This is a predicted structure of a 91-nucleotide RNA (Glycine riboswitch aptamer) from Bradyrhizobium manausense. It was read from a public genome assembly, where an Rfam model found it. It matches the Rfam family "Glycine riboswitch aptamer". Gene Ontology term of the family: glycine biosynthetic process. The coordinates come from a structure-prediction model, not an experiment, and the mean pLDDT is 78.
[in-house]
RNA sequence: ACGGCCACGUCGGGAGAGACCGGCUACAGCUAGCCGGCGCCGAAGGAGCAACCGCCCCGGAAACUCUCAGGCAAAAGGACCGCGUGGCUUU
Numbered sequence: 001a002c003g004g005c006c007a008c009g010u011c012g013g014g015a016g017a018g019a020c021c022g023g024c025u026a027c028a029g030c031u032a033g034c035c036g037g038c039g040c041c042g043a044a045g046g047a048g049c050a051a052c053c054g055c056c057c058c059g060g061a062a063a064c065u066c067u068c069a070g071g072c073a074a075a076a077g078g079a080c081c082g083c084g085u086g087g088c089u090u091u
Stems, first nucleotide, its partner, number of pairs: 001091001003089007011082003018038001020037007039072003045068001046066003052060002
């Protein structure tokens, strides 16, 4: 120095699906909270399958599947990508 992995950041990007219905409470109102109902989404987290990795055992393993959790105007959150910083590491 190139590459790989991990962590962090007042950094940039970042999808989907109800501003649904009923009741109660607060508020002048906009709205907010709680309870119930129907419909829906997948990209926090979680679970399942297994192409593949691994000589075997053990193990790892998706953005696929499920929808427990979460979410369905904006905001926030957001897998992941980029950038920066730090650490480890191959040559």